[in-house]
Model confidence (mean pLDDT): 88 of 100. A computed fold for an 87-nucleotide RNA from an Anaerolineales bacterium, annotated as c-di-GMP-I-GGC riboswitch aptamer. Lineage of the source: Bacteria > Bacillati > Chloroflexota > Anaerolineae > Anaerolineales. It was read from a public genome assembly, where an Rfam model found it.
């Protein structure tokens, strides 16, 4: 450097509950812990998931599209990073 242990020392923190925020996905705190060798950043690349506005539509209620908004614990790129056993 590459790789990843029935190793050390710690790290993150799913669901599902409370409380707080958002139009919604989802985000922030506290419990919690399913797991994670990057389950650290980072929206670059595909993928998803919302649809407040914005369009068509309708008597009316409905309904559809759409991202500028969201997920990095969806799958990759980039950057960083803790140990050093077998290889």
């Nucleotide at each position: 450097a590459u790789c990843g242990a029935a190793a050390a020392a710690g790290g993150c923190a799913a669901a599902c509950c409370c409380g707080g925020u958002g139009a919604a996905a989802g985000c922030c705190g506290g419990g919690g812990g399913c797991g994670c060798a990057a389950a650290g950043c980072u929206a670059u690349g595909g993928g998803u998931c919302u649809a407040a506005g914005a369009c068509u539509g309708u008597u009316u209620c409905a309904a559809g599209u759409u991202a500028u908004g969201a997920c990095u614990g969806c799958c990759a790129g980039g950057c960083u990073g803790c140990c050093g056993a077998a290889a």